A computed fold for a 72-nucleotide RNA from Glarea lozoyensis 74030, annotated as transfer RNA. It matches the Rfam family "tRNA". Gene Ontology term of the family: triplet codon-amino acid adaptor activity. NCBI's taxonomy places the organism under Eukaryota, Opisthokonta, Fungi, Helotiaceae, Glarea lozoyensis. The coordinates come from a structure-prediction model, not an experiment, and the mean pLDDT is 83. The sequence is in RNAcentral, with records from GtRNAdb.
[in-house]
RNA sequence: GGGGAAUUGGUCUAGUGGUAUGAUAUUCCCUUAGCAUGGGAGGGGUCGCGAGUUCAAUUCUUGCAUUCUCCA
Numbered sequence: 001g002g003g004g005a006a007u008u009g010g011u012c013u014a015g016u017g018g019u020a021u022g023a024u025a026u027u028c029c030c031u032u033a034g035c036a037u038g039g040g041a042g043g044g045g046u047c048g049c050g051a052g053u054u055c056a057a058u059u060c061u062u063g064c065a066u067u068c069u070c071c072a
Base pairs, nucleotide, nucleotide: 001071002070003069004068005067006066007065010024011023012022018055026042027041028040029039030038048064049063050062051061052060
C1' cells in the first nucleotide's frame, strides 16, 4: 500500500426492514440462625460516528474511526 471481517447495557452475546434477546455482573425481595446455592422482581442500550435509500433502518448502501486478519 491492497483485500476481507468485526463494532449492540459494566462485560459477553442473539437479532436478514416495524423502537432489541439471553447470559453474567449490580440493586431489592423470598428461602437460612447466618453465609453460599436456589427462586422472584427492578434498574442499566442515543445498536461505533455521519450521510443516503425507505412510510419506517441494529438490519440495506456508502464515508470515516477503531480493532482483528490475509497478501505485498
The gene name in the source record is tRNA-Ala-AGC-2-1.